RNA sequence: GUGGGGCGCACCUAGGGUUCCGUUCUGGCCGGUGGGCUGGGGGCUGGUCCGAGAGGUGCAGGCGGGCGCCUGAGCGGCGGCCGUUCCACGGCGGGAGAAAAGCCCGGGAGAC
Numbered sequence: 001g002u003g004g005g006g007c008g009c010a011c012c013u014a015g016g017g018u019u020c021c022g023u024u025c026u027g028g029c030c031g032g033u034g035g036g037c038u039g040g041g042g043g044c045u046g047g048u049c050c051g052a053g054a055g056g057u058g059c060a061g062g063c064g065g066g067c068g069c070c071u072g073a074g075c076g077g078c079g080g081c082c083g084u085u086c087c088a089c090g091g092c093g094g095g096a097g098a099a100a101a102g103c104c105c106g107g108g109a110g111a112c
Stems, first nucleotide, its partner, number of pairs: 008059005015050002020047002022044001023041003027038004061085005067079004087107001089110001093105003
């Protein structure tokens, strides 16, 4: 200098918006005190919803070790056990179900 890997899944969280529910309106109409229909508000705490490479936990997987079994032994495989699985600054713009985002493009461009 070049290429590849650093992965996957689940449940959450920071965060995110507004389809639906709730809520709210010194909105409207009906009705007649229980409410119903309809419209506006996410510069509404919320429920549902979306949700992290650089947040958390767990599972799977990888790697190492020793044990058991296949086996009388070796190679190899399988099972469960123990250990390990680090680091990580970052746009603009674009994309998606209603929409937005720390989602996806993206461990990308770029910076160090």

This is a predicted structure of a 112-nucleotide RNA (Guanidine-I riboswitch aptamer) from Acrocarpospora macrocephala. Rfam family: Guanidine-I riboswitch aptamer. Rfam's curators write: This family represents a conserved RNA structure found upstream of the ykkC and yxkD genes in Bacillus subtilis and related genes in other bacteria. The organism belongs to Acrocarpospora, within Bacteria. It was read from a public genome assembly, where an Rfam model found it.